[in-house]
RNA sequence: CUGCGUGUGGCUCAGCUUGGUAGAGCACUUGCUUGGGGUGCAAGAGGUCGCUGGUUCAAAUCCAGUCACGCAGACCA
Numbered sequence: 001c002u003g004c005g006u007g008u009g010g011c012u013c014a015g016c017u018u019g020g021u022a023g024a025g026c027a028c029u030u031g032c033u034u035g036g037g038g039u040g041c042a043a044g045a046g047g048u049c050g051c052u053g054g055u056u057c058a059a060a061u062c063c064a065g066u067c068a069c070g071c072a073g074a075c076c077a
Stems, first nucleotide, its partner, number of pairs: 001073007010026004020057001028044005050066005
């Protein structure tokens, strides 16, 4: 330098193909249960999708650019 992949709550991931307004598990908070803790049950908070722009009535999803990480290759020596 070229190509490909990944990037989504604190963590691990789904959703992208087929655009319709964001979910799961764990963790966290509160309550119940317990002598207390754990377990269990109920409720709740937390992200607008790496970033910028575009298309669209509508974008995590499509398009362009860009950043970070990973893989493969090329170049130099």